[in-house]
RNA sequence: CCAGCCGUCCCGCGAGAGGCCGACGACCAUCGGCGCCGAAGGAGCAACCCCCCGGAACCUCUCAGGCAAAAGGACCGUGACGCGCAG
Numbered sequence: 001c002c003a004g005c006c007g008u009c010c011c012g013c014g015a016g017a018g019g020c021c022g023a024c025g026a027c028c029a030u031c032g033g034c035g036c037c038g039a040a041g042g043a044g045c046a047a048c049c050c051c052c053c054g055g056a057a058c059c060u061c062u063c064a065g066g067c068a069a070a071a072g073g074a075c076c077g078u079g080a081c082g083c084g085c086a087g
Stems, first nucleotide, its partner, number of pairs: 002087001004085002006082004011077002018034001020033004035067003041063001042061003048055002
């Protein structure tokens, strides 16, 4: 210096499920109640990996979060940064 992987950040795309009932007022927020969703996070395991332990998904659970809009949102993509990892 080059490109690869990893991590971080900006931007782009981005699903699902009651704009439910009541307190309580027009909405929002908060609390209580019932019904739901899963793709933040978390937990559990399957194939598989490692073969002591363990790790492990968009599968399962729904603790958390969410169920008009807004916000958030896994994965994916562009760019930048780190010299983190081995070339």
Overview: The RNA shown here (Glycine riboswitch aptamer) has 87 nucleotides and comes from Roseicyclus mahoneyensis. NCBI's taxonomy places the organism under Bacteria, Pseudomonadati, Pseudomonadota, Rhodobacterales, Roseicyclus. The model forms 90% of the base pairs in the Rfam consensus. It was read from a public genome assembly, where an Rfam model found it. The coordinates come from a structure-prediction model, not an experiment, and the mean pLDDT is 82.